FMN riboswitch aptamer (RFN element), 122 nucleotides, folded computationally.
Its Rfam family is "FMN riboswitch aptamer (RFN element)". From the family's description: The RFN element is a highly conserved domain that is found frequently in the 5'-untranslated regions of prokaryotic mRNAs that encode for flavin mononucleotide (FMN) biosynthesis and transport proteins.
[in-house]
RNA sequence: GUUUUUCUUUGGGGCGGGGUGAAAUUCCCCACCGGCAGUAUAGUCUGCUAAGCGCAAUUUAUUGCGCCCGAGCGGGUGAAAUUCCCGCACCGACGGUAUAGUCCGGAUAGGAAAAGAAAGGU
Numbered sequence: 001g002u003u004u005u006u007c008u009u010u011g012g013g014g015c016g017g018g019g020u021g022a023a024a025u026u027c028c029c030c031a032c033c034g035g036c037a038g039u040a041u042a043g044u045c046u047g048c049u050a051a052g053c054g055c056a057a058u059u060u061a062u063u064g065c066g067c068c069c070g071a072g073c074g075g076g077u078g079a080a081a082u083u084c085c086c087g088c089a090c091c092g093a094c095g096g097u098a099u100a101g102u103c104c105g106g107a108u109a110g111g112a113a114a115a116g117a118a119a120g121g122u
Base pairs, nucleotide, nucleotide: 001122002121003120004119005118006117007116008115009114010113016030017029018028019027031102032101033092034091035048036047037046038045043090044089052067053066054065055064056063057062058061072088073087074086075085076084094105095104096103
């Protein structure tokens, strides 16, 4: 250097103003936000996580497997960019509540993964 195991830590952001109304951070107008890995720097490409649904197992609240899983175009630069720059768009689980990406809740949970340490192999 590389690889395996174990441990530790880290690991999701955002409603401010106005309008209507008995009531809305939920509707309407403006505003604001963007997990992880890959790749020329990505919410919209490719893959993954969380959520939801189903089946199986068992330690009965967990594990495994499967399904599901939103949304971008035009122009420019360049060897290379659906990633940068310019323009105009678009998207956002479930439960609650006046209809929620931004409030409250499951969640002091879970997690893709990142950093570090120790031991062993090579």